Transfer RNA from Candidatus Gracilibacteria bacterium CG17_big_fil_post_rev_8_21_14_2_50_48_13, 77 nucleotides, folded computationally.
The source organism's lineage runs through Bacteria, Bacteria candidate phyla and Candidatus Altimarinota.
The prediction has a mean pLDDT of 81.
The RNAcentral record of the sequence draws on ENA.

[in-house]
RNA sequence: GGGUGUGUAGCUCAGCUGGUUAGAGCGCGACACUGAUAAUGUCGAGGUCGGAGGUUCAAGUCCUCCCAUACCCACCA
Numbered sequence: 001g002g003g004u005g006u007g008u009a010g011c012u013c014a015g016c017u018g019g020u021u022a023g024a025g026c027g028c029g030a031c032a033c034u035g036a037u038a039a040u041g042u043c044g045a046g047g048u049c050g051g052a053g054g055u056u057c058a059a060g061u062c063c064u065c066c067c068a069u070a071c072c073c074a075c076c077a
Stems, first nucleotide, its partner, number of pairs: 001073007010026004019057001028044005050066005
């Protein structure tokens, strides 16, 4: 340098053929339970979906560029 994949909550991930409210588990907070913890249960907080632009009535989802990261190929020494 060329190619492929990945990027969504603090962490690990889901999200269908673009469609009506962006989710799960773990973690975190409060409450219930307990003599007190743990476990369990209930409730809650936490996101502008890596960045910018575009298409569209409508974008996490499609297109372009950029960034980060993993792998493959090529090149130089």